[in-house]
Context: one part of a larger RNA
RNA sequence: CUGGGUGUAAAGGGAGCGUAGACGGCUUUGCAAGUCUGACGUGAAACUCCGGGGCUCAACUCCGGAACUGCGUUGGAAACUGUAAGGCUUGAGUGCCGGAGAGGUAAGCGGAAUUCCUAGUGUAGCGGUGAAAUGCGUAGAUAUUAGGGGGAACACCAGUGGCGAAGGCGGCUUACUGGACGGCAACUGACGUUGAGGCUCGAAAGCGUGGGGAGCAAACAGGAUUAGAUACCCUGGUAGUCCACGCGGUAAACGAUGAAUACUAGGUGUUGGGGGACAAAGUCCUUCGGUGCCGCCGCAAACGCAUUAAGUAUUCCACCUGGGGAGUACGUUCGCAAGAAUGAAACUC
Repeated sequence: CUGGGUGUAAAGGGAGCGUAGACGGCUUUGCAAGUCUGACGUGAAACUCCGGGGCUCAACUCCGGAACUGCGUUGGAAACUGUAAGGCUUGAGUGCCGGAGAGGUAAGCGGAAUUCCUAGUGUAGCGGUGAAAUGCGUAGAUAUUAGGGGGAACACCAGUGGCGAAGGCGGCUUACUGGACGGCAACUGACGUUGAGGCUCGAAAGCGUGGGGAGCAAACAGGAUUAGAUACCCUGGUAGUCCACGCGGUAAACGAUGAAUACUAGGUGUUGGGGGACAAAGUCCUUCGGUGCCGCCGCAAACGCAUUAAGUAUUCCACCUGGGGAGUACGUUCGCAAGAAUGAAACUC
């Protein structure tokens, strides 16, 4: 490399958009590059294979034939691929109507709770634990009442509910804005799928500058525990957590399951639409889109998956090839740094 694979054994890129490329619906006509077919030329000899001959046989050697699957020229075929021109509407997109949603961005507003401050009431404890102590408190704490400040998060509703490509998104209102879905079938007419490079997005922690800082809390300090206790428990507590603008680019970024299309028993919940039946709140039937559970065929080493496939097929991309060494070293690219990306070998079992 091939073959075989990638839910859990090694292996799906964190996610999207998209360039080159690869692949691509129905139909008509032309061309003939691929494809098929005929002829001619060439395809040295030896070698190989087949049929014979010569050395006593064989090896070896000689003769004849085949073959040399290739290349070129030329005549034809037109189903498929390609290509050129034309047509179509089912794929794809647009339009119109409609409802659903924590989709995004910005601004404003709200109540509960914690904490702090001020004032009142009030007096000796509070707090914390397995038990304690550190800590707070007669300079009046804890508790309680009233008022005020400030920051962060939004109880109930809440749901294997919803939305988003993923990360993720949850108080309320307003403005701007993206997508999906259902219905109609007016328009375009294959405009599609995938996607190496590339570009963009990307939790938390972290970094830069400037703000903010209630609670929580790495580091740190103290108290306990213990043989020790650089921990688990307790009292404190700084970065950080929050905001703005940049950087970073990683996660068990998980469904450990790439994207797209088609096909292949059912049953039962739930969610967003449409249609129909019954006179009807309502019940039932049916259809499209999502999200769960159970379960045939089939698949699978088993576990299990099973119309949301890990089934049956096709297209494209990514990745794997024994364990350790090692996601390390070196080099390169990126980064302010931390580091990230790419990514070996010796040796060893």
The part of an RNA shown here (small-subunit ribosomal RNA, central domain) has 349 nucleotides and comes from an uncultured bacterium. The RNAcentral record of the full RNA draws on ENA, Greengenes and SILVA.